The part of an RNA shown here (small-subunit ribosomal RNA, 5' domain) has 531 nucleotides and comes from a metagenome. It matches the Rfam family "Bacterial small subunit ribosomal RNA". Gene Ontology terms of the family: ribosome and structural constituent of ribosome.
[in-house]
Context: one part of a larger RNA
């Protein structure tokens, strides 16, 4: 010059658009942020109708909260960068060493049965959290049986490829499965949604390899599972990843080992570029959820609002014992030169459950508060000399300040005030039409297309229209050289100024004030970092 997540000093009209604890991975009041399905059970508090009397109870029906059993979801989303210098991460490959709920698609199946538990209802303990007994009960809970295949294992065998442990035929034995729901008919059923189980994609995920990016040599030697191998264990899989046995290896001045700093990328800033810097915001990818440890469950976690042991902090106790983790969004306290609101809505958008209606979403969509950054308006326009008053300068004439102001004529962006008022909404549920498959005795369902058809946090929107009146709206550095812009007057090496040269000791264009003039303007200077 340019740039910032900036802060500090003076000023401050208004919009759009993004940004906002860089400090202390510090503690943290309260409120919310992960639920959902009765079309998976079993049952109900309670309310409204009917009946029945025994007048306050009991039968049925419709509605039906909490709750528990079980599914499927919490491993997504959100936050943070401690920790790491490593296959963490970029980039290119590998997996002939592997998994992969929820989808999509082909193909089979869905038999017959047991036995339990929770809630519920008795009693019981406890200050709480919570818990023990007993009677009994259900299910898509859970266990057996049966069947089963192109499926697993084990033997033989065909083919065929490769670098290698691969794919693949066939025989023969072994072995493992399921649950039912609703809806439509009503004698067998039938559509749908589930369940089991092969097989193939799709998506996501593990490992394993070349090569790339930080500093010190004032770190030079490190190393015992340590390096190979061979048999096991183990894992969804290769491995010293474990374990026993054997060798004695294995790394290293092409920097080992150890110290320090550090999350990596795409990018961002800068620069003509090579390059230097940087990793806020936005997206991907790792790692972490008071510290440290572990493992359950699960397609997936060794799980931030799950468990379990230890610590440290708090908290609550009837002293026996309990209960917490905000680096989710709000907010508090500390800290520090600094960094919002305990807001509003699920109306879009996405996500979890559900067969839908719908239910939950601090993700998200908004509003609020910071000139914190970038852009855009505005704070008026024309005419107006007797160049007014007023200030400064000059001894004075006069100079200036300055068409600037008053003043006349316009205009109203904006502003105040009223009005009606977009788009952001797509379609769901239903209904109603009309076409198709195939199946069924039939129906209801299944697919397509059209038509109707609810819903807006923002919102007092936006943006448009009517009045009103220059009205509501400027400053902040600077002027000695460098660098554009000067004088008077106080001060007198003093008070002070400075980015560097320097300025101030009686005439200071340099210091303080005015006046005048440069700049930038809702900003402008100061410091801090980077190029």
């Nucleotide at each position: 010059g340019a740039a910032c997540g900036a802060a500090c000093g003076c000023u401050g009209g208004c919009g759009g658009c993004g940004c906002g604890u860089u400090u202390u991975a510090a503690g943290c009041a309260u409120g919310c942020a992960a639920g959902u399905c009765g079309a998976a059970c079993g049952g109900u508090a309670u309310a409204c109708a009917u009946a029945g009397c025994u007048u306050g109870c009991u039968a049925u029906g419709u509605a039906g909260a909490g709750a528990g059993u079980g599914g499927c979801g919490a491993a997504c989303g959100g936050g943070u960068g401690a920790g790491u210098a490593a296959c963490a991460c970029g980039u290119a490959g590998g997996u002939a060493a592997u998994c992969u709920g929820c989808c999509u698609c082909u193909g089979g199946a869905u038999g017959g049965g047991g036995g339990a538990u929770a809630g519920u209802c008795c009693a019981c303990g406890g200050a709480a959290a919570c818990g023990u007994g007993g009677c009994g009960u259900a299910a898509u809970a859970c266990c057996g049986c049966a069947u089963g295949a192109u499926c697993u294992c084990u033997a033989u065998u065909u083919u065929u490829g490769u670098a290698a442990u691969g794919a693949u035929u066939a025989u023969a034995g072994a072995g493992g499965a399921a649950a039912g729901g609703u809806g439509c008919a009503a004698u067998u059923g039938u559509a749908c949604c589930g369940u089991c189980u092969a097989g193939a994609g799709a998506u996501g995920a593990g490992c394993c390899u070349g090569c790339g990016g930080u500093c010190c040599a004032u770190u030079a030697g490190c190393u015992a599972g340590u390096u190979g191998g061979c048999a096991g264990g183990g894992u969804a899989a290769u491995g010293g990843c474990c374990u026993a046995c054997c060798a004695a290896g294995g790394c290293g001045a092409c920097g080992a080992u150890g110290g320090a700093u550090a999350g990596c990328c795409g990018g961002c800033c800068u620069g003509a570029g090579a390059g230097g810097g940087u990793g806020a915001a936005c997206g991907g990818c790792c790692a972490c959820a008071c510290u440290g440890g572990g493992a359950c469950u699960g397609a997936g976690a060794c799980a931030c609002g799950g468990c379990c042991c230890a610590g440290a902090c708090u908290c609550c106790u009837a002293c026996g014992g309990g209960a917490g983790g905000c680096a989710g969004c709000a907010g508090c306290u500390a800290a520090g030169a600094a960094u919002c609101u305990u807001c509003c809505g699920c109306a879009a958008u996405g996500g979890g459950c559900g067969a839908a209606a719908g239910c939950c979403u601090g993700a998200c969509g908004g509003a609020g508060c910071g000139a914190c950054g970038c852009c855009g308006c505005g704070u008026g326009g024309a005419c107006g000399a007797g160049g007014a008053a007023g200030g400064c300068c000059g001894a004075a004439a006069g100079g200036u300040u300055g068409u600037a102001a008053a003043g006349u004529c316009c205009u109203u962006u904006u502003c105040u005030u009223a009005g009606g008022g977009a788009a952001g909404a797509a379609u769901a549920a239903a209904g109603c039409g009309a076409a198709g498959a195939g199946u069924g005795g039939a129906a209801u369902g299944c697919u397509u297309c059209g038509c109707u058809g609810a819903u807006g946090a923002c919102a007092u929107u936006a943006a448009c229209u009517g009045a009103g009146g220059a009205a509501u709206a400027a400053g902040c550095c600077c002027c000695g050289g460098c660098c554009a812009a000067u004088u008077a007057c106080g001060u007198g090496c003093c008070a002070g100024c400075a980015g560097c040269c320097g300025c101030g000791g009686u005439a200071a264009u340099a210091c303080g004030u005015a006046u005048g003039g440069g700049g930038c303007g809702a900003g402008c200077g100061u410091u801090g970092u980077u190029c």